RNAcentral holds the sequence, with entries from Rfam. Predicted 3D model of a 72-nucleotide RNA (transfer RNA) from Vicugna pacos.
[in-house]
RNA sequence: AGCGGUACAGCUCAGUGGUAGAGCAUGUGUUUAGCACACACAAAGUCCUGGGUUCAAUCCCCUGUACCUCUA
Numbered sequence: 001a002g003c004g005g006u007a008c009a010g011c012u013c014a015g016u017g018g019u020a021g022a023g024c025a026u027g028u029g030u031u032u033a034g035c036a037c038a039c040a041c042a043a044a045g046u047c048c049u050g051g052g053u054u055c056a057a058u059c060c061c062c063u064g065u066a067c068c069u070c071u072a
Base pairs, nucleotide, nucleotide: 001071002070004068005067006066007065010024011023012022013021018055026042027041028040029039030038048064050062051061052060
């Protein structure tokens, strides 16, 4: 310098154009003499930025930023 890939909850990750989810973690409650485990509930998202297409975009297109792999 060039090709490709990734970016979503505190963390690890799903999500095939139509209300954004799981596990772990956190909080509350039940349980226990108490703790842990277990069970129930809750909270936690401007879906990396800015545009475009579309009735409608996490998803498709373009640009930018950060990171990773490969080539030279």
Annotation:
Its Rfam family is "tRNA". It is annotated as a transfer RNA. Model confidence (mean pLDDT): 84 of 100.